Background
SAM riboswitch aptamer (S box leader) from a Flavobacteriaceae bacterium, 108 nucleotides, folded computationally. The prediction has a mean pLDDT of 81.

This record gives sequence, C1' cells and structure tokens, in this order.
RNA sequence: AUGUUAUUAAGAAAGGUGGAGGGAAUAGACCCUUUGAAACCUUAGCAACCCUUUGUCUAUCAAAGAAGGUGCUACAUUCUAUCUGAAAUUUUUCAGAAUAGAUAACAA
Repeated sequence: AUGUUAUUAAGAAAGGUGGAGGGAAUAGACCCUUUGAAACCUUAGCAACCCUUUGUCUAUCAAAGAAGGUGCUACAUUCUAUCUGAAAUUUUUCAGAAUAGAUAACAA
C1' cells in the first nucleotide's frame, strides 16, 4: 500500500518539551490557536473492536468485566459537494443512499 466485514450525532484531559500552525485531501463555509497550533513524552480517563467470565445451547445471541493488544479524549468524520425522494418555489430546507476518510478484526 490492497481486499472483506463491522462501526462512525454517545463517551472521555491535565502536565512537560515545543514554538505556528491546525480541524485527512481539493473547493467553499464555519471554527480552534501566542490565554500557546502541529508533533513528541508522562500521567489520568473514555469506549468495548480484539479479549476475559457466565448463561443459553451454537446465534451473525445475551449479560457482566477491563488484566493485556489497538484506538480515542474541541466542533456529527465540523458542515456542504454525487444520486434519489419530499417540502418550499429557483436555490434553499429535510430525509435516505452512495463515494471518500477514520478505527478495529481478518486475509494474501
């Protein structure tokens, strides 16, 4: 780097180093940031994908848990972009889907 499956409006921050950017990419909008961005480190926490235990008895199930492997801890994945439908009536609103991204597990 690729593929498959699942999830993606919930949840959870302090300190140190650092010193100007950041919210994935493109465009637009809206935000965060010298009252200190990114990145790295420490500690704490969240969640429950892998995992552990129990039950049913095999289901792609339910309940409980958190030692370990990941992940995450501003804003819905910050919002919109493509398609379909509805409303409004001429470029807006709402709903659904798709694409893309992110994370996990598995595969070669």

Annotation: The model forms 97% of the base pairs in the Rfam consensus. The sequence was found by an Rfam model in a public genome assembly.